[in-house]
RNA sequence: UUCUUAUCAAGAGAGGUGGAGGGAUAUGGCCCUUUGAUACCUCGGCAGCGGGCUCAAUUUAUUGAGUACUGUGCCAAUUCCAUCAGACACUAGUCUGAAAGAUAAGAA
Numbered sequence: 001u002u003c004u005u006a007u008c009a010a011g012a013g014a015g016g017u018g019g020a021g022g023g024a025u026a027u028g029g030c031c032c033u034u035u036g037a038u039a040c041c042u043c044g045g046c047a048g049c050g051g052g053c054u055c056a057a058u059u060u061a062u063u064g065a066g067u068a069c070u071g072u073g074c075c076a077a078u079u080c081c082a083u084c085a086g087a088c089a090c091u092a093g094u095c096u097g098a099a100a101g102a103u104a105a106g107a108a
Base pairs, nucleotide, nucleotide: 001108002107003106004105005104006103007102008101013043014042015041016040017039021032022031023030026083027082028081029080044075045074046073049071050070051069052067053066054065055064056063057062058061079100084097085096086095087094088093
């Protein structure tokens, strides 16, 4: 990097560095931002995806529940919203699915 599977409406901030844009990409909307954002660092926190541990069940090697010990991940806004397709409404819009993206695990 590609493929497969699962999840994506919940959750979780302080300090420091730094000094202009940022919210993945393109367009539109909306929002954050010199009351210092995005990013990076430190500390803190959230979370059961993999491992470990505990408990329970059974088909005895699986299933379920719990636990932040460990490997990741995450800590503005639903993945900020829409874009493509369909249904309903047919003025605004609502819902479902896909695509794209993110994360984890496995494989190449």
About this RNA:
Model confidence (mean pLDDT): 84 of 100. A computed fold for a 108-nucleotide RNA from Oceanobacillus polygoni, annotated as SAM riboswitch aptamer (S box leader). Rfam family: SAM riboswitch aptamer (S box leader). Rfam's curators write: The SAM riboswitch is found upstream of a number of genes which code for proteins involved in methionine or cysteine biosynthesis in Gram-positive bacteria. The source organism's lineage runs through Bacteria, Bacillota, Caryophanales, Bacillaceae and Oceanobacillus. The model forms 97% of the base pairs in the Rfam consensus.